Source information:
A computed fold for a 474-nucleotide part of an RNA from an uncultured bacterium, annotated as small-subunit ribosomal RNA, 3' major domain. Its Rfam family is "Bacterial small subunit ribosomal RNA". Its mean pLDDT, the model's own confidence on a scale to 100, is 84.
Context: one part of a larger RNA
RNA sequence: UGACGGGGGCCCGCACAAGCAGUGGAGUAUGUGGUUUAAUUCGACGCAACGCGAAGAACCUUACCAAGUCUUGACAUCCUGCGACGGUUCUGGAAACAGUACUUUCCUUCGGGACGCAGAGACAGGUGGUGCAUGGUUGUCGUCAGCUCGUGUCGUGAGAUGUUGGGUUAAGUCCCGCAACGAGCGCAACCCCUAUCAUUAGUAGCCAGCAUUUCGGAUGGGAACUCUGAUGAGACUGCCGGGGAUAACCCGGAGGAAGGUGGGGACGACGUCAAAUCAUCAUGCCCCUUAUGGGCUGGGCUACACACGUGCUACAAUGGUGCUAACAGAGUGAAGCGAACCCGCGAGGGCAGGCAAAUCACAAAAAUGGCAUCUCAGUUCGGAUUGUAGUCUGCAACUCGACUACAUGAAGCUGGAAUCGCUAGUAAUUGCAGAUCAGAAUGCUGCGGUGAAUACGUUCCCGGGUCUUGCACA
Numbered sequence: 001u002g003a004c005g006g007g008g009g010c011c012c013g014c015a016c017a018a019g020c021a022g023u024g025g026a027g028u029a030u031g032u033g034g035u036u037u038a039a040u041u042c043g044a045c046g047c048a049a050c051g052c053g054a055a056g057a058a059c060c061u062u063a064c065c066a067a068g069u070c071u072u073g074a075c076a077u078c079c080u081g082c083g084a085c086g087g088u089u090c091u092g093g094a095a096a097c098a099g100u101a102c103u104u105u106c107c108u109u110c111g112g113g114a115c116g117c118a119g120a121g122a123c124a125g126g127u128g129g130u131g132c133a134u135g136g137u138u139g140u141c142g143u144c145a146g147c148u149c150g151u152g153u154c155g156u157g158a159g160a161u162g163u164u165g166g167g168u169u170a171a172g173u174c175c176c177g178c179a180a181c182g183a184g185c186g187c188a189a190c191c192c193c194u195a196u197c198a199u200u201a202g203u204a205g206c207c208a209g210c211a212u213u214u215c216g217g218a219u220g221g222g223a224a225c226u227c228u229g230a231u232g233a234g235a236c237u238g239c240c241g242g243g244g245a246u247a248a249c250c251c252g253g254a255g256g257a258a259g260g261u262g263g264g265g266a267c268g269a270c271g272u273c274a275a276a277u278c279a280u281c282a283u284g285c286c287c288c289u290u291a292u293g294g295g296c297u298g299g300g301c302u303a304c305a306c307a308c309g310u311g312c313u314a315c316a317a318u319g320g321u322g323c324u325a326a327c328a329g330a331g332u333g334a335a336g337c338g339a340a341c342c343c344g345c346g347a348g349g350g351c352a353g354g355c356a357a358a359u360c361a362c363a364a365a366a367a368u369g370g371c372a373u374c375u376c377a378g379u380u381c382g383g384a385u386u387g388u389a390g391u392c393u394g395c396a397a398c399u400c401g402a403c404u405a406c407a408u409g410a411a412g413c414u415g416g417a418a419u420c421g422c423u424a425g426u427a428a429u430u431g432c433a434g435a436u437c438a439g440a441a442u443g444c445u446g447c448g449g450u451g452a453a454u455a456c457g458u459u460c461c462c463g464g465g466u467c468u469u470g471c472a473c474a
Base pairs, nucleotide, nucleotide: 001474002473004470005469007468008467009466010465011464012463013462015458016457019422020421022419023418026313027312028311029310030309031308032307033306034304035303042053043052064299065298066297069294070293073123077122078121079119080118081117082116083115086103087102088101090099091098092097105114106113107112125288126287128286129285130284134282135281136277137276138275139273141271146185147184148183149182150181151180152161153160154159165176166175167174191265192264193263194262196233197232198231199230200229201228202227206222207221210220211219212218236259239253240252241251242250243249315415319374320373321372322371323370324369325368331362332361333360336355337354341350342349343348381412386407387406388405389404390403391402392401428450429449430448431447432446433445434444
């Protein structure tokens, strides 16, 4: 000087407390451990691994296993020879591949070149090892308020001072003081979205007033309104009162769409964890080279006594079911979205208008309201499991897809110890969309609808900041 303390002081954070809804019990989805297996490919392991890499394993993917198979190779550069390569038919085969018959080049400066086959070797190739050899990228403490430097001063020196102190702040934020005076990386602001208004523009969006009307902004028209998009304005403790040290700042008020950082996002200092990744990529060294490389078929990654994590659905009357009536936002669409109409109980099928989309489509929003029924039951709750019959995608749904109809109707009556999230348009609840994607979400990423309770306070638990003290540590 740091680190540490079941030392002290001050301060903060959904850290506790006050509340709300959960997890832990049931069924199931998914990930992991374990076990099994020919293989169940690999990685990730307290917080910070476990719906994680994977924004989507039937083949492919695929890295794993079995069988059959290739050896200058699926891919790159160089040399020599040849002219095709490819396509179609047939044979063997699970395919890869091998054979068979027919057919069959281009450019040229005439040197050659493109492409393909054969041959020789230099070499290719490796999701093989090492993340404790590395780059790059990322997590984490933590959006915590810290981390440093120059000159000066003090100290023999390590170092100190500045950065401590009195206030204040979300903040090393600002003010005052001070052997310090300045400065840098961080904080804040500058950027984006959102909340209000003005100007401008007016189609594919809008319709107040005026006409027409097939009652549909449909048509003429309008440029007001909504909205869209561009440019601006607006919030700064600016104003008033009180407190404070006449300061910084704090409390209350006015005006205002918004008030003291308005709300949200992006943004992550010096560093810590030999943290993660050699399987995104790149890369040193080591290793394989008729195989640890390449291609193919089938299987596996989907196993199942069990254990754990994260979700979904429930256990019901604030509910279930039937009929009926409303109200969104954000997106996506051409190898696509697919209306209307017809067929089917339905998944869906047929035909096909329109739309590269503020024009058309996906598209029905759901919770909600109204009416009716059920009357507290393992039930008209709950839907697992199973049987039968189907639909769709796709060469192909047996291993191993999703969905539909009918039938079946399991556990479950609110969950032990323990434990998680959340302070406002939040929690809870409710649907919608998108990426990936042929098909395959209860996951993920977004979007809106309805919309709470509680916070006395900082004694305690956890984490952090700062000053100080002790010290068997460096």
The RNAcentral record of the full RNA draws on ENA, Greengenes and SILVA.